A computed fold for a 71-nucleotide RNA from Campylorhynchus zonatus, annotated as transfer RNA. Its Rfam family is "tRNA". Gene Ontology term of the family: triplet codon-amino acid adaptor activity.
């Protein structure tokens, strides 16, 4: 160069075009004399930029990063 994949919360990983989940983690409750263990509530997320579409994480386009494969 060429082709294939993949980008989501601090961290891993779901989402048939139709309310963005779920675990760890942070924060604060409750229980425990203390802690630990177990509960409850809260916190933060769709790499960027356009197109389709009532409606896009999800289709389509071009960027950037990340990887795999062949030279």
């Nucleotide at each position: 160069u060429a082709g294939g994949a993949a980008a989501u919360a601090a961290u891993a990983u779901a989402a048939a075009g139709g309310a963005a989940g779920u675990a760890u983690g942070g924060a604060g409750g409750g229980u425990u004399u203390u802690g630990a263990u177990c509960u409850c509530u809260c916190u933060a997320g769709u790499a960027c930029a356009g197109g389709u579409u009532c409606a896009a994480g999800u289709c389509c386009u071009g960027u950037u990063u990340u990887u795999c494969u062949a030279g």

The source organism's lineage runs through Eukaryota, Bilateria, Teleostomi, Dipnotetrapodomorpha and Campylorhynchus.